Record summary
The RNA shown here (transfer RNA) has 72 nucleotides and comes from Naviculales sp. Model confidence (mean pLDDT): 81 of 100. Its Rfam family is "tRNA". The family's RNA type in Rfam is transfer RNA. Its family is annotated with triplet codon-amino acid adaptor activity in the Gene Ontology.

RNA sequence: GUAAGAGUGCGGUAAUUGGUAACCGGUUAGGCUCAUGCCCUAAAAAUACAAGUUCGAAUCUUGUCUCUUACA
Numbered sequence: 001g002u003a004a005g006a007g008u009g010c011g012g013u014a015a016u017u018g019g020u021a022a023c024c025g026g027u028u029a030g031g032c033u034c035a036u037g038c039c040c041u042a043a044a045a046a047u048a049c050a051a052g053u054u055c056g057a058a059u060c061u062u063g064u065c066u067c068u069u070a071c072a
Stems, first nucleotide, its partner, number of pairs: 001071007010025004019055001027043005048064005
């Protein structure tokens, strides 16, 4: 340089081919306990960035950024 793929809470992974962003761990608060842990309940927290299409975009289109792989 060319081609392909990926980017979603603090971490890991979903979202059935456009229609309420879910699950597990973690964090915080409460309960339980003499206390810690386990366990139970609740809460906060995310679609890389910018535009476009659409009634509606994590999903489709374009550009940018970052990372991975292959080839040169």
The sequence is in RNAcentral, with records from ENA.